Description:
Transfer RNA from an uncultured archaeon, 72 nucleotides, folded computationally.

RNA sequence: GGGGCGGUAGCUCAGUGGGAGAGCACUUGGCUGAAGACCAAGGUGUCGAGGGUUCGAUUCCCUCUCGCCCCA
Numbered sequence: 001g002g003g004g005c006g007g008u009a010g011c012u013c014a015g016u017g018g019g020a021g022a023g024c025a026c027u028u029g030g031c032u033g034a035a036g037a038c039c040a041a042g043g044u045g046u047c048g049a050g051g052g053u054u055c056g057a058u059u060c061c062c063u064c065u066c067g068c069c070c071c072a
Base pairs, nucleotide, nucleotide: 001071002070003069004068005067006066007065010024011023012022013021018055026042027041028040029039030038048064049063050062051061052060
C1' cells in the first nucleotide's frame, strides 16, 4: 500500500428501513437474625465520527477513525 471482518448498555452480544433489545452485572423493595439464593420493580445508550439517499437510517451508499486477520 491492497483486501476482508468488526465498533450497539458497565461486560458478552442480537437486531439488515418504522417500537433500540437479551443474558450477566448494578440500584431499590420483599424475604432472612444476617448474607447468599429466590421474587418484584427500575434504565442504563450521541447504535465509533461526518456527510448522502429516503417521508423515515443501528440497518443502504461515500469518506474518515479504531481493533483483528490475510496478501504485498
Rfam family: tRNA. From the family's description: Transfer RNA (tRNA) molecules are approximately 80 nucleotides in length. Model confidence (mean pLDDT): 81 of 100.